[in-house]
RNA sequence: UGCCAGGCUUGGCCGGGGGGUUAGGCGUCCCCUGUGACCCGAAACCGUCUAUACGCGGGGGCGACAGCCAGGGAAGGUGUAUCCAGGCUCGUUUCCAGGCCACAUGGAGCCGUUGAAGUCCUGUCCUCCGGGGUCGGAGGUGUGCCGUGAACUUCCGGAGGGAAGUCUUGCGGCCCUUUGCCACGGGAACCCCGCCAGGCCCGGAAGGGAGCAGCGGUACCGUGGACUCUUGACGCUCGGAGGGUAGCGGGGCUGAGGCGAAGUGUGGUACCUCGGGGCGGGUUCUGGGCAUCGACUCUGGUGGCCUGGCA
Numbered sequence: 001u002g003c004c005a006g007g008c009u010u011g012g013c014c015g016g017g018g019g020g021u022u023a024g025g026c027g028u029c030c031c032c033u034g035u036g037a038c039c040c041g042a043a044a045c046c047g048u049c050u051a052u053a054c055g056c057g058g059g060g061g062c063g064a065c066a067g068c069c070a071g072g073g074a075a076g077g078u079g080u081a082u083c084c085a086g087g088c089u090c091g092u093u094u095c096c097a098g099g100c101c102a103c104a105u106g107g108a109g110c111c112g113u114u115g116a117a118g119u120c121c122u123g124u125c126c127u128c129c130g131g132g133g134u135c136g137g138a139g140g141u142g143u144g145c146c147g148u149g150a151a152c153u154u155c156c157g158g159a160g161g162g163a164a165g166u167c168u169u170g171c172g173g174c175c176c177u178u179u180g181c182c183a184c185g186g187g188a189a190c191c192c193c194g195c196c197a198g199g200c201c202c203g204g205a206a207g208g209g210a211g212c213a214g215c216g217g218u219a220c221c222g223u224g225g226a227c228u229c230u231u232g233a234c235g236c237u238c239g240g241a242g243g244g245u246a247g248c249g250g251g252g253c254u255g256a257g258g259c260g261a262a263g264u265g266u267g268g269u270a271c272c273u274c275g276g277g278g279c280g281g282g283u284u285c286u287g288g289g290c291a292u293c294g295a296c297u298c299u300g301g302u303g304g305c306c307u308g309g310c311a
Base pairs, nucleotide, nucleotide: 001311002310003309004308005307006306007305008304012062013061014060015033016032017031018030019029023050024049025048026047027046038059039058040057041056067302068301069300070299071298072297073296076293077292078291079290080289083288084287085286086285087283088282089281090280091279092278093277094276095275097273098272099269100268101267102266103265104264105263109259110258111257118253119252120251121250122249123248124247125243126242127241128240129239130238131237132236133234134233135232136230137229138228139227142176144174145173146172147171148170149169150168151166152165153164154163155162156161181225182224183223184222185221186220192217193216194215195214200209201208202207
């Protein structure tokens, strides 16, 4: 110094890998692999550590075997600014088929002498013109004559009063004119008219005067009817002229056709549906490739201390 046997504990081991999380490593969590691969305690609002990242705390076992270094094989995992193929998907283009349109053919069925197709007229529709009806709105003629009353003026009378006149005014009557009337109710307390009981006044009397109530009438108010006017309204109605005519209705002429599904053929169509092909894009969805990690395994090297034996 090397080998063998026995012993020891200070090296070391008592699993590893991927994901997740983390600034990052390890752990509790999930998954894969594998074991002759411990026990207890805490740990995801976390436990512990710092590229020298051994999980932490406590205990135990094995025992230089392990371990470490190099190389090979390898279950399995991860990734891939798509590397290839496939799948899926999007866009575009093209072709086929269908659909759709047009034409031709076709002829199921239906209508038709109780009248097809065609044709003429006309109504419904529109414009203009002229009427009717209903409703609404507006409106209430004038002149003259006669009688009588009032007012004013003049004259007369003993009073009450009487007479005449008036470019004034009220009422009544008669004609004429006007479309311009009728009925009912109300209606001037007092400066609207007439008749005025009672009472009052003048007077010798006769007679006369003012005039309340009441009655009649007028202005005026209200209701209604008729009449007149009205480029006011009305899903009312009539007539005429013109326009228009797709549909519907009515009438006339004429006299036998008319409408028409399915199917078939030809042509067209990017407007729709489906399928095939080409081109381009997306997607690690799947497989492969590539890259990376890698349980486990094989080979080689290295491999603490003590005692004894051998060389």
Source information:
The prediction has a mean pLDDT of 76. Archaeal signal recognition particle RNA from a DHVE2 group archaeon, 311 nucleotides, folded computationally. Of the family's consensus pairs, 90% are formed in the model. The sequence was found by an Rfam model in a public genome assembly. Its Rfam family is "Archaeal signal recognition particle RNA". For this family Rfam cites "Prediction of signal recognition particle RNA genes" (Regalia et al., Nucleic Acids Res, 2002). Gene Ontology terms of the family: signal recognition particle, plasma membrane targeting and SRP-dependent cotranslational protein targeting to membrane, signal sequence recognition.